[in-house]
RNA sequence: GCGGAGGGCCGGAUGACCGCGUGGCAAGGCAGUAAUGCAAUGCCGCGAGGAAAGUCCGGACUCCAUGAGGCGACGGUGCCGGGUAACGCCCGGCGGGGGCAACCCCAGGGAAAGCGCCACAGAGAACAGACCGCCCCGGUCUGCCGGGGUAAGGGUGAAACGGUGGGGUAAGAGCCCACCGGGGGGCUGGCAACAGCGCCCGCAUGGCAAGCCCCACCGGGAGCAAUGCCGAAUAGGGACCGCGCGCGAAGCAAUUCGCAGGGCCGCCUUGCCCCAGCAGGUCCGGGUAGGCAGCUAGAUCCGGUCGGCAACGGCCGGGCCAGAGGAAUGGUCAUCCGCCUUGAAGCAAUUCAGGGUGACAGAAUCCGGCUUACAGGCCCUCCGCGCAG
Numbered sequence: 001g002c003g004g005a006g007g008g009c010c011g012g013a014u015g016a017c018c019g020c021g022u023g024g025c026a027a028g029g030c031a032g033u034a035a036u037g038c039a040a041u042g043c044c045g046c047g048a049g050g051a052a053a054g055u056c057c058g059g060a061c062u063c064c065a066u067g068a069g070g071c072g073a074c075g076g077u078g079c080c081g082g083g084u085a086a087c088g089c090c091c092g093g094c095g096g097g098g099g100c101a102a103c104c105c106c107a108g109g110g111a112a113a114g115c116g117c118c119a120c121a122g123a124g125a126a127c128a129g130a131c132c133g134c135c136c137c138g139g140u141c142u143g144c145c146g147g148g149g150u151a152a153g154g155g156u157g158a159a160a161c162g163g164u165g166g167g168g169u170a171a172g173a174g175c176c177c178a179c180c181g182g183g184g185g186g187c188u189g190g191c192a193a194c195a196g197c198g199c200c201c202g203c204a205u206g207g208c209a210a211g212c213c214c215c216a217c218c219g220g221g222a223g224c225a226a227u228g229c230c231g232a233a234u235a236g237g238g239a240c241c242g243c244g245c246g247c248g249a250a251g252c253a254a255u256u257c258g259c260a261g262g263g264c265c266g267c268c269u270u271g272c273c274c275c276a277g278c279a280g281g282u283c284c285g286g287g288u289a290g291g292c293a294g295c296u297a298g299a300u301c302c303g304g305u306c307g308g309c310a311a312c313g314g315c316c317g318g319g320c321c322a323g324a325g326g327a328a329u330g331g332u333c334a335u336c337c338g339c340c341u342u343g344a345a346g347c348a349a350u351u352c353a354g355g356g357u358g359a360c361a362g363a364a365u366c367c368g369g370c371u372u373a374c375a376g377g378c379c380c381u382c383c384g385c386g387c388a389g
Stems, first nucleotide, its partner, number of pairs: 001385010012336007020047007029038003049360001053371002056369005061223004067270005074219005079093005094108001095106004109214002114212002116208003131154002133150007162180006181203001182201003186197004227293004237284005246259005261275003300319008337358009
């Protein structure tokens, strides 16, 4: 200098004028029966994102009254260890694959539990098979025919029942041998996944489980239009299902306690709650489109330090960063900046002028992730190649 890989950050700035939303404080105004709302004034603050997007995961929170254990159905994850509130996420390893490398990728447990699939081609696609071929014997019109052996060579195919080399054979074949591969078991290292070493065995011979399945682990259902409060209004509406409405004790009685019964996410056990003037369940019909809350102080952010390879965690100190309710951040002007391009001057660095352009894209209960989109710019680290010193 060129090319590549991994990670982080910014993603326009400033000024003037006009215009927005919201929190707090202050003193009032209007409307309303009321809850409360509406608009304005002054002061002090704040006001979109790294993805706010997709709705793919995991939660917090709310309701279904509800906790624990076991079984089942359905769904999810799938090497090992760690992190986390949790995860299908993140970190570090192991194994496999790609790349010269830095690095990147893997739906990564099980194919001797069972079922299923592998089209076409091909002789034959799982305990298969002889099309061409090779070897031996017999016949022979010398073209070939018949019988036997063979799976090393060729062909078909995505894939052909281990691979390479040698020996052996009539020709061949793990038939035998060496190594590789495979199976078994031992020692060493490691928390482990695994790795290394050497021993025994010619050896059980494909693929697909992102086909069903088996194994291990995890998982209630809905969702802020959840849900709660206030006020008002209607019809304190109607029909049906429903075990039971028992037993004992205390008490004048109301009632209380215990047993049995019933209800509550499939079944069982158990705990708790509710019910008997029923809890619970199903259907029909009517009313309410009001107001308030939920609504933003958090598994939060920043700095320092300690532990850890890291993800991350502990400690100390500091900060408060939208809360709309059809939905606010906008408009105009000017200057500057970044990038692209054209022209002029200049040895060059560069300077001046003109034109163009400045991405993806907007909260709606809130977090932790993943995935997708992104003009342009900056920073750090690493790999490869070339050159100079």
The RNA shown here (Bacterial RNase P class A) has 389 nucleotides and comes from Paracoccus caeni. The coordinates come from a structure-prediction model, not an experiment, and the mean pLDDT is 76. Rfam family: Bacterial RNase P class A. About the family: Ribonuclease P (RNase P) is a ubiquitous endoribonuclease, found in archaea, bacteria and eukarya as well as chloroplasts and mitochondria. Rfam classes the family as a ribozyme. NCBI's taxonomy places the organism under Bacteria, Pseudomonadati, Pseudomonadota, Alphaproteobacteria, Paracoccus.